[in-house]
Predicted 3D model of a 77-nucleotide RNA (c-di-GMP-I riboswitch aptamer) from an Acidimicrobiales bacterium. Its mean pLDDT, the model's own confidence on a scale to 100, is 87. Its Rfam family is "c-di-GMP-I riboswitch aptamer". Rfam describes the family as follows. GEMM was predicted in a large-scale screen for bacterial structured RNA regulatory elements. Taxonomically the source falls in Acidimicrobiales (Bacteria, Bacillati, Actinomycetota, Acidimicrobiia).
């Protein structure tokens, strides 16, 4: 120095509700707020879940469902 792990210490992000705004929806986007979280960073690669359409062929959303990339703070056993 890495990898693996997760004690401590500094931080950090921000379910579920509420207001507003964008969207046909799913859900986003900012604020309040704090349920949790060691990657709750990012990626729609593979599962899945939900939305539109819909003769057929689809298209979109969820990363805080699961798995996997990729990247990252500290440093005790």
């Nucleotide at each position: 120095c890495g990898a693996a792990c997760g004690a401590a210490a500094a931080g950090g992000c921000a379910c579920a509700c509420c207001c507003g705004c964008c969207g046909u929806g799913a859900g986003g986007c900012g604020g309040g707020u704090u349920c949790g979280c060691a990657a709750a960073g990012u990626c729609a690669c593979g599962g899945g879940g939900c939305c539109c359409a819909c003769u057929c062929c689809g298209g979109g959303u969820c990363a805080g469902c699961c798995g996997g990339a990729c990247u990252a703070c500290c440093g005790a056993a």